[in-house]
Context: one part of a larger RNA
RNA sequence: GUUUUUCAGCAGAUCAGGCCUAACACAUGCAAGUCGAACGCCCCGCAAGGGGAGUGGCAGACGGGUGAGUAACACGUGGGAACAUGCCCUUCGGUACGGAAUAACUCAGGGAAACUUGUGCUAAUACCGUAUACGUCCGAGAGGAGAAAGAUUUAUCGCCGAAGGAUUGGCCCGCGUCUGAUUAGCUAGUUGGUGAGGUAAUGGCUCACCAAGGCGACGAUCAGUAGCUGGUCUGAGAGGAUGAUCAGCCACAUUGGGACUGAGACACGGCCCAAACUCCUACGGGAGGCAGCAGUGGGGAAUAUUGGACAAUGGGCGCAAGCCUGAUCCAGCCAUGCCGCGUGAGUGAUGAAGGCCUUAGGGUUGUAAAGCUCUUUUACCCGGGAAGAUAAUGACUGUACCGGGAGAAUAAGCCCCGGCUAACUUCGUGCCAGCAGCCGCGGUAAUACGAAGGGGGCUAGCGUUGUUC
Numbered sequence: 001g002u003u004u005u006u007c008a009g010c011a012g013a014u015c016a017g018g019c020c021u022a023a024c025a026c027a028u029g030c031a032a033g034u035c036g037a038a039c040g041c042c043c044c045g046c047a048a049g050g051g052g053a054g055u056g057g058c059a060g061a062c063g064g065g066u067g068a069g070u071a072a073c074a075c076g077u078g079g080g081a082a083c084a085u086g087c088c089c090u091u092c093g094g095u096a097c098g099g100a101a102u103a104a105c106u107c108a109g110g111g112a113a114a115c116u117u118g119u120g121c122u123a124a125u126a127c128c129g130u131a132u133a134c135g136u137c138c139g140a141g142a143g144g145a146g147a148a149a150g151a152u153u154u155a156u157c158g159c160c161g162a163a164g165g166a167u168u169g170g171c172c173c174g175c176g177u178c179u180g181a182u183u184a185g186c187u188a189g190u191u192g193g194u195g196a197g198g199u200a201a202u203g204g205c206u207c208a209c210c211a212a213g214g215c216g217a218c219g220a221u222c223a224g225u226a227g228c229u230g231g232u233c234u235g236a237g238a239g240g241a242u243g244a245u246c247a248g249c250c251a252c253a254u255u256g257g258g259a260c261u262g263a264g265a266c267a268c269g270g271c272c273c274a275a276a277c278u279c280c281u282a283c284g285g286g287a288g289g290c291a292g293c294a295g296u297g298g299g300g301a302a303u304a305u306u307g308g309a310c311a312a313u314g315g316g317c318g319c320a321a322g323c324c325u326g327a328u329c330c331a332g333c334c335a336u337g338c339c340g341c342g343u344g345a346g347u348g349a350u351g352a353a354g355g356c357c358u359u360a361g362g363g364u365u366g367u368a369a370a371g372c373u374c375u376u377u378u379a380c381c382c383g384g385g386a387a388g389a390u391a392a393u394g395a396c397u398g399u400a401c402c403g404g405g406a407g408a409a410u411a412a413g414c415c416c417c418g419g420c421u422a423a424c425u426u427c428g429u430g431c432c433a434g435c436a437g438c439c440g441c442g443g444u445a446a447u448a449c450g451a452a453g454g455g456g457g458c459u460a461g462c463g464u465u466g467u468u469c
Stems, first nucleotide, its partner, number of pairs: 001462002009341002012339001015337002017334002019299001024297003028294003033058003038055002041052004065252003074177007083169002088165008096130004105120001107118004136145003150157003178224003185215003190212008227249004231242004254275005277288004305331001307330003313327001314325004344374004354365004380405005388396001413458005418439003424453005434441002
C1' cells in the first nucleotide's frame, strides 16, 4: 500500500507484545495508608453503637516508572576484612519510683487565601529525672557510664538491656567490559607517611605537618558514544549484531544544591534553598511537579481504555474483624507476532452458457459451474453450566465447556509471470506513457510499459521499505 469503510472470517487460544521519537509540557480522576487493644477530646444517638480532627506508633527507603547521566569497582565473575541490620527466630536477664510540658479544646486576634500569633486547660506506649544492671560500653586496673511502657475481652499482645542466628545492605580487591593518537603527556589532596578528626566501618574521606611521589605506547589524559548482565537475533560453528517484553544489579524523579527524620533515604506522589516554567491573588503573598495507572496536547512513519475487582497471589497497618493497594488479577482496543481452524465434501460432460485464443477445424477456462446426494467445524438460535475457593467470599462471567436445532448456510485476498526465479499469449502504446533489486526493457508485431485471458507463489494475509545476521 492493499485486503477495508460503512463493515472487515473464527468476540479462536484463559499465548504473548504494544511511544524505539520530545528525561517535551501536562487539564481531570485515582496510584499509601493503617492502628480506639497507646492517649485525651468533640459530634450524632435513650442506649448499644457510629463518626471526626488531633497527639502517638508502624508503614510511606517496598511495590510501580524511566534510561537522562555514567567508560565507572557501574555491571559480570571470583575473592576479602574493618562494619551495620527495623520487622522475624533462639537464648539469658529485667519491666521499680517520680516529674514537667504540649496538641486537640477554650478565649482573643492577624490574613483575600495558603496559613498563622497569643492566653488558659489536659492525656499518653510522646518527653525528662532518680533507682537498679545478668550481659554491655569506657578503662591497664581501681573504678566509672548507661534502660524500660503499658494495653485489653485475663489470655495474650507489647516494652528495655544483652548474646547468637537468619535476611538485607555498606566497603575493599584480582580479572573482564566500545571507538579515536588527525588526543602524548597527565596529576598538587596529587602519591606515600605520622598524628588527629569523621563514619556503622577501612581509607586523603577531611585536616595539620613531613617526604616527592603517582599514572602513561601493555595507550594515561582528552574527546565521542553507551545504562550493565542473564539473555535475544543470526550463524554448521567460530563469530557478528543487539540489550524490547521477563529476571538480577545500577542510576534518576522539572533543573541544580542541601540536610532533617529514621534500622534503612540524602527520600518519584517528604522538607529547605536557588533557577526555569505553569496557575491563583484583594498585588501584600501563595500553589505545583504523570520517567505511577488511565488520559490530553505536541513531536513522529508509528504504539491502546480517563474500564472492572481486591475473587486469587503478594504488600502495608491491625490481637482480630477489617481497611488500603492503577502492585496484581481480569476485561477493552490493535492481523503487531506466534500457533491452530474455517471459507465446504462427494458426484457431476450436452465437456452447458459466457470469456479468451485460434491455422476457424478447434483449443482453453474446466469437474470448474449448474444439477443431484451429503456434512455442520465456525458463525447463529435454544437449553444446561464448571474449575480457579477453603465452611464462607468469583472481578473475570452465564466465561470455558456440554447437549439440542435450522441451514451451504456467515467467511479470499495479495504479489508475481525477460534472466537471476516457479509461471505466456492477445490487444493498446510507439525511446511516448511508463517499468526497474542487478543485468536492463520501450524508437509499430514489447512473454520486461498499461489492460485482458491464462498461469505461478503465498494465504487471513500478501507485497514494499527500513534494520540485523